[in-house]
RNA sequence: CUCUUAUGAAGAGCGGUGGAGGGACUGGCCCUAUGAAAUCGCGGCAACCUUCAAUUUUACACAAAAAUUGAAAGGUGCUAAAUCCUGCAAAGCGAUCUGCUUUGAUAGAUGAGAG
Numbered sequence: 001c002u003c004u005u006a007u008g009a010a011g012a013g014c015g016g017u018g019g020a021g022g023g024a025c026u027g028g029c030c031c032u033a034u035g036a037a038a039u040c041g042c043g044g045c046a047a048c049c050u051u052c053a054a055u056u057u058u059a060c061a062c063a064a065a066a067a068u069u070g071a072a073a074g075g076u077g078c079u080a081a082a083u084c085c086u087g088c089a090a091a092g093c094g095a096u097c098u099g100c101u102u103u104g105a106u107a108g109a110u111g112a113g114a115g
Base pairs, nucleotide, nucleotide: 001115002114003113004112005111006110007109013042014041015040016039017038021031022030023029025087027085028084043079044078045077048075049074050072051071052070053069054068055067056066057065058064083107088104089103090102091101092100093099
């Protein structure tokens, strides 16, 4: 980098360095010298992988496998705003403004697995 798959309106910030951008992209709308990005330290959130326990199922001599629930926090991740909203398609509502709502897709993010 590519592919597969799961998840997204919950949750969680202070300080040092730094010194103007940032929120992926589009259009918006925001954040930011009361200090952006980046980076370091110390916290925190969460529970994808992991570990442990219980129960159930398959099997049944054990072992093993799967599912569910609970606990821990080793590996990641995250710590403004719903993935900030939006884009493409469909349906519904409302009435010519191209608006509102819902669903799905796409894109992007993260985990796990594969190349």

The prediction has a mean pLDDT of 84. A computed fold for a 115-nucleotide RNA from Pseudogracilibacillus auburnensis, annotated as SAM riboswitch aptamer (S box leader). The organism belongs to Pseudogracilibacillus, within Bacteria.